[in-house]
This is a predicted structure of a 79-nucleotide RNA (c-di-GMP-I riboswitch aptamer) from a Phycisphaerae bacterium.
Lineage of the source: Bacteria > Pseudomonadati > Planctomycetota > Phycisphaerae.
The model forms 95% of the base pairs in the Rfam consensus.
RNA sequence: CAUCCCAAAGGGCAAACCAGUCGCAAGAUUGGGACGCAAAGCGUUGAGUCCGCCGAAGGCGGAUUGUCGCGCCGCCCAG
Numbered sequence: 001c002a003u004c005c006c007a008a009a010g011g012g013c014a015a016a017c018c019a020g021u022c023g024c025a026a027g028a029u030u031g032g033g034a035c036g037c038a039a040a041g042c043g044u045u046g047a048g049u050c051c052g053c054c055g056a057a058g059g060c061g062g063a064u065u066g067u068c069g070c071g072c073c074g075c076c077c078a079g
Base pairs, nucleotide, nucleotide: 005079012037013036017032018031019030020029021028022027035066041072042071043070044069046068047067048064049063050062051061052060053059054058
């Protein structure tokens, strides 16, 4: 110095739920709220799941990254 296991401290994010607004819906957003998260940071025209419309097969248009994959970047670190 690098990797693996892993303790502590400081900080970060924020599920369900509630209220307002937007949307046919999935869902989004703001505030409250914390179940959890070391990438629950960013990107994704990969897959999955969900919604709407049409439909014979299936297609088209959306939503979701806190379902998984991939790319980029990244805090502390005793033992």
Its mean pLDDT, the model's own confidence on a scale to 100, is 81.